Description: This is a predicted structure of a 709-nucleotide part of an RNA (large-subunit ribosomal RNA, domain II) from a Minisyncoccota bacterium. It matches the Rfam family "Bacterial large subunit ribosomal RNA". The prediction has a mean pLDDT of 84.
Context: one part of a larger RNA
RNA sequence: GCCGGCGAGUUAAUCUGUGUCGCCAGGUUAAGCGAUUUAAGUCGCGGAGCCGUAGCGAAAGCAAGUCUGAAUAGGGCGUAUCCUUCUUCGGAAGGAGAGUGGCACGGAUUAGACCCGAAGCUGGGUGAGCUAUCCAUGGCCAGGGUGAAACCUCGAUAAAAUCGGGGUGGAGGUCCGAACUGGUCAGCGUUGCAAAGCUGUCAGAUGAGCUGUGGAUAGAGGUGAAAUGCCAAACGAACCCAGGGAUAGCUGGUUCUCCCCGAAAUGUAUUGAGGUACAGCCUUAGAGGUUAACUAGUGGAGGUAGGGCACCGGAUGGAUUAGGGAGAUAACAUCUUACCAACUCCAACCGAACCACGAAUGCCAUUAGCCAAAAUCUAGGAGUGAGACGGCGAGGGAUAAACUCCGUCGUCGAGAGGGGAACAGCCCAGACCAUCAGCUAAGGUCCCUAAGUGCAGGCUAAGUGGGAAAGGAAGUAGCGCUGCGCAGACAGCCAGGAGGUUGGCUCAGAAGCAGCCACCCUUUAAAGAGUGCGUAACAGCUCACUGGUUUAGUGGUGCCGCGCCGAAAAUCCAACGGGGCUUAAGUCUGUCACCGAAGCUAUGGCUUUUUUCCCGAUUCGUCGGGAGAAGAGGGUAGGGGAGCGUUCCCUUUGCUGCGAAGUCGUCGCGUGAGCGUACGGUGGAGCGAAGGGAAGUGAGAAUGUCGGC
Repeated sequence: GCCGGCGAGUUAAUCUGUGUCGCCAGGUUAAGCGAUUUAAGUCGCGGAGCCGUAGCGAAAGCAAGUCUGAAUAGGGCGUAUCCUUCUUCGGAAGGAGAGUGGCACGGAUUAGACCCGAAGCUGGGUGAGCUAUCCAUGGCCAGGGUGAAACCUCGAUAAAAUCGGGGUGGAGGUCCGAACUGGUCAGCGUUGCAAAGCUGUCAGAUGAGCUGUGGAUAGAGGUGAAAUGCCAAACGAACCCAGGGAUAGCUGGUUCUCCCCGAAAUGUAUUGAGGUACAGCCUUAGAGGUUAACUAGUGGAGGUAGGGCACCGGAUGGAUUAGGGAGAUAACAUCUUACCAACUCCAACCGAACCACGAAUGCCAUUAGCCAAAAUCUAGGAGUGAGACGGCGAGGGAUAAACUCCGUCGUCGAGAGGGGAACAGCCCAGACCAUCAGCUAAGGUCCCUAAGUGCAGGCUAAGUGGGAAAGGAAGUAGCGCUGCGCAGACAGCCAGGAGGUUGGCUCAGAAGCAGCCACCCUUUAAAGAGUGCGUAACAGCUCACUGGUUUAGUGGUGCCGCGCCGAAAAUCCAACGGGGCUUAAGUCUGUCACCGAAGCUAUGGCUUUUUUCCCGAUUCGUCGGGAGAAGAGGGUAGGGGAGCGUUCCCUUUGCUGCGAAGUCGUCGCGUGAGCGUACGGUGGAGCGAAGGGAAGUGAGAAUGUCGGC
């Protein structure tokens, strides 16, 4: 890992609701007792008690009232309701009903309470045969080196002390190095030889040494040359058993089928934030009845979008002019001012917390219409309370984020199908089932690939299409305005482009052309005190301007369509899905076809709601069956309904050695769970059906559990 078995809402009590049954103004017994041919017993007795028939008050208590209160006031809580008949209209009588006990089911509470799962806490015990320290008693340490004290002796000395030499001697947490003890570095080993080893290397090796045996210390503890180390292979508090099924607002798992409806991810609060309570939204039953939704009319409240600048603030230019600064002046007089500038006026603006204005929507009310089904209330059961993206309107952020936080709508969530190459949240569209029928939506129609190489008219040359800005450009198409032009324009070519003058200044020089100032006059068809290149400065080339030649258009500018550049990324192409596409298979306008979905239609079928008719029953409230019509049938959490199957029990009725159950296969039936004791094989002794009842009642998941492979 696979296969097979086992594996999770149970039981009890109490409360509550629904269904059903019994009795009914009453209902019901509990313990216990008795009888019984015997049992999940049954029948009878037992009325204690409980619920109901009356409430109010804290209570005493009173009572259709009571409490508060001085009150006969007021107020609180009560005195149920409906139908029929009679009525002297005050009421009266009768009935329904209220209730209670059992069973089944839903829910709650208390219990382990759907199952498995902690780390931990407490109590009582077991451990020092591992290891830590200690106690008692034993054992062990080849060999070699060094050579302390002390003693002996010799020398020095006059002699001593003292010092020196030699000898003897054999000290040391002394040296080298086996056993022994340890474990430095490296390699191997890492499903190992081994849950700590092997090899080489290395440290200590007479000591705070190593070691045998016996003993001591115990978990709120011991021991510790101290590392939170060690206390029997995982010790920040051992292990075993018990409390114990601790608790787990957490994670995982929770087993057959079909049918109907169908959410939420919000608000408020919370030692609250991944939990919970109430509300909201879902479901079931009952009541309810058009009060709901939508559309239209009418009537309202409001201060958003927009607009505006009287107000509150911001902010620009101008005019006028206080005040200030600066200057002149002996001056405080007075004057000036290309400085700053209030108020006022003119003009143009800005504002979520500005408004003398002001929508569209939305909201409220009301009157109608409309459809199929609602609104609302009561009672039972929930789930949800992590939301996501997209469009629109705002805040936060950086007018960043697949960011965050609100409002509003949509989709996903819980939604399949078609499109978008692929792609929860985008576009189209809401899947009851079947069909080798048709029509469409979005999107498409050259090939991959279903359908046009469709039609008419433009544009694009960039593979733009098929990624991007500011900005840039004689790209190209269209529409305007405007200059020059047969008295000859634009472009080209030929020619001129002069004189005063080298203008003045400056400068080493400055002569059109470093720079500053001025920018005149003359001759002219025309020619600047000079457009650019150039020289040290001149020179030289050229331009403006003019004539000729040629000849019919040639410049400027604005708007707009489609293109161009701007354009660098990390594994070849990799920025159309691909091939490939250029009067397109790109793009714009118009137009006709076609394709295209689980949409719509057609045909047949299933279930269900409402309704009509028929039949049967009826306690007249309805219930069951059949036929027709009109609707409905995506679905997670979740609510509701109807069923299948397993084991056992009761009653009735069957099968079986002429072959039960089980098992393998075939066929048939049912929407399905499943069924047939169909047929055949195997098997070899029990097993069904119908009507009831009771549950250890359904397996694919839980790092489930046991077994097998």